The RNA shown here (c-di-GMP-I-GGC riboswitch aptamer) has 86 nucleotides and comes from a Pseudomonadota bacterium. The organism belongs to Pseudomonadota, within Bacteria.
RNA sequence: CUCGAUAAAGGCAAACCUACGGAGACGUAGGGACGCAAAGCCAGUCGCCCUCCCGCCACGCGCGAAGGGUCGGACAGCUGCCGAAG
Numbered sequence: 001c002u003c004g005a006u007a008a009a010g011g012c013a014a015a016c017c018u019a020c021g022g023a024g025a026c027g028u029a030g031g032g033a034c035g036c037a038a039a040g041c042c043a044g045u046c047g048c049c050c051u052c053c054c055g056c057c058a059c060g061c062g063c064g065a066a067g068g069g070u071c072g073g074a075c076a077g078c079u080g081c082c083g084a085a086g
Base pairs, nucleotide, nucleotide: 002086003083004082011036012035016031017030018029019028020027021026034072040078041077044075045074046073047070048069049068050067051066054064055063056062
């Protein structure tokens, strides 16, 4: 360096519930643990999700534009604890 133990010390926290915020996706806090060796940071690319406002409309669970959300979907970038075996 790669790699990731039935190792040690610690860490994070899905679903669900409660409160608050938001039009919504969803977020924050508390409870709670399905999982996680980057489940730390980042919305750059792809994907997925939302639609207050605007335009179109055949008026629809529609289309477009624009703006959002998600890093626990994938990739890229930045940073990082521990050390058995190979």
Its mean pLDDT, the model's own confidence on a scale to 100, is 87. The sequence was found by an Rfam model in a public genome assembly.